A computed fold for a 328-nucleotide part of an RNA from Methylocella sp., annotated as large-subunit ribosomal RNA, domain IV. It matches the Rfam family "Bacterial large subunit ribosomal RNA". Lineage of the source: Bacteria > Pseudomonadati > Alphaproteobacteria > Beijerinckiaceae > Methylocella.

Context: one part of a larger RNA
This record gives sequence, C1' cells and structure tokens, in this order.
RNA sequence: UGACGCUGAAGGAACUCGGCAAUUUACCUCCGUAACUUCGGGAUAAGGAGGCCCUCUGUUUACGCAAGUGGGCAGAGGGGGCACAGACCAGGGGGUGGCAACUGUUUACCAAAAACACAGGACUCUGCGAAAUCGUAAGAUGACGUAUAGGGUCUGAUGCCUGCCCGGUGCCGGAAGGUUAAGAGGAGGGGUGCAAGCUCUGAAUCGAAGCCCCGGUAAACGGCGGCCGUAACUAUAACGGUCCUAAGGUAGCGAAAUUCCUUGUCGGGUAAGUUCCGACCUGCACGAAUGGCAUAAUGACUUCCCCGCUGUCUCCAGCGUCAGCUCA
Repeated sequence: UGACGCUGAAGGAACUCGGCAAUUUACCUCCGUAACUUCGGGAUAAGGAGGCCCUCUGUUUACGCAAGUGGGCAGAGGGGGCACAGACCAGGGGGUGGCAACUGUUUACCAAAAACACAGGACUCUGCGAAAUCGUAAGAUGACGUAUAGGGUCUGAUGCCUGCCCGGUGCCGGAAGGUUAAGAGGAGGGGUGCAAGCUCUGAAUCGAAGCCCCGGUAAACGGCGGCCGUAACUAUAACGGUCCUAAGGUAGCGAAAUUCCUUGUCGGGUAAGUUCCGACCUGCACGAAUGGCAUAAUGACUUCCCCGCUGUCUCCAGCGUCAGCUCA
C1' cells in the first nucleotide's frame, strides 16, 4: 500500500452520474392501518406496545378409577441483567411520474430491459387427397384434427375508443373491349426442275394467362396542405377569399422515452432546482391495432422527493487476517 473484515467523536448524503457500497429494519402476539381500486387488493401498508425468570389466582384441555400428571389461555404480584425474538437466522419505509397490464422469456461468457412472450382483439387463407410446410418423387407433418378446426400477418390484460383518404402499390372481383406467345391458317412470293414435284418464305384471320381497362378493399403497404384578409384599445380570428390534393390529422394527448430553438413561459417543491411534478400549446418533427388515451395490481426496470439510517462524505483513524516490502 492492497484485499477481506470489525469499530468510531461531532455532523448525517455535505459524497456521487446516481445513497453505488455499507448501515438501519428483520421473528411472534396484540393494537392499529391512508389514497386509490378491476372490490380480489393496496397490507407485514404506515405507526405503536409486549416478549426473560419466580410465585399466586382463575379458566380450559388430554390422560387416569382416583390421587394426580402434562399442556393451552387470561389476570395479579415480585426478581435480575448494559442488553430478555439476548447467538445464528431474520422486510428499511413512504410519496410522485414514465414504461410494460400481470406470472413468465432473453443476448451460455460485458445488456434481464421499456425488448420477446402472453391471455384478449382483428384481418386473411383453408370444405379436407384442406390451406401451409419438407421432399425430385414416393411420402410425411398439418391430424388419426375438420371452420368453436388449422395456417399466416398485425396488435397486445381491462376500461373508453379506433376519425378522413382507394390517386399510387398490393390483394380481391369483372362471360365485354384493347394488346398478346406457341399453335392453327394460308392470300402471295423466292429457289430448282421440261413437268409432276421438292424446298424456303409468308399477309389477313382464329389463339391463354398476364398487362391495359372497370369496380371493391386501409385492424392491406401507406397518406392525412399552403397563402391572404377580417371584430368599436390592442391582441386574436368564430368569419371570408384563393390555390392545390386521393384526402387535408377527428377524439384524445402534448417542451412528451417524441420539443431543434430550450435551462420555452407560469405555478409547486429548495436558501439556491439544465433534473422532477402540475399547467399552457408556438406539436422543428404526437395521434388512433407500425394502435390513441386512461388504468388498480405487479416490476432485481427507470425519474424526482421525503423519513429513518449510516465512514458515501467533512476527514480520516485504530484493530484483526492475508498478501506486498525489508531481513534471515
């Protein structure tokens, strides 16, 4: 000096990105227990008291023929210790946001989470030799199942909801029409031959799906405007005009896990607050199953605050064990 432990005056988070780490708390009985809530919870909420030993009284119970013995509960009186759940073992608590409903799952060896899954919801395909998947095939899975079934995709408990756009892309439907391959067709033309013929070429016309075309479809992929003016202070604009679009963002939320400007502005909390909470709305660049907004409970998640507690710190010190160092 390091590692691992133990202890510490006064203060008590001033430490630090952050109470990281280490304390505190811890068991049983009794009392007591808030907001909120899906009425189950929250809850061991929080907070408080008692707990050892001796004697006596009451009551109860098991066994016993009885005498009695053992146990439980309640009450009263007394005793000792620094300390009575005497060691070990053994929740710190509360408030407030965000996210995810929850229990689960995951990067074996730097990530356990807000990621994945989930019950629930929706769309879509599939009528059974099913669709889908593996295989060249036979065959197999699906399934010894049969649409309350099976496959795919998205969303993700629950509550309230889920607006507008089908122009583009995709998918579905459409006995017409356009285009169109092989093929059918064969007018006509070329080569050769005396010719019959052989051979090459070949226009109309008839030819499928697809594409074009006509419709539908957004819990399909996706998208959801600009400029100018206007009210008897000012400001603002319910209102009007105009351009463009397939349609111009509805409800709800909003400086947000999203806000650049930004430490926005106001309020709260602090003596002092780039974080936090509540508002405002000027949303650079929220927004409705790439779900929107709420939400009790849950979380080794994450933000901020408070109480308790402490060597985290002011500011370090001592002790123990091991290593280092010096000597042998």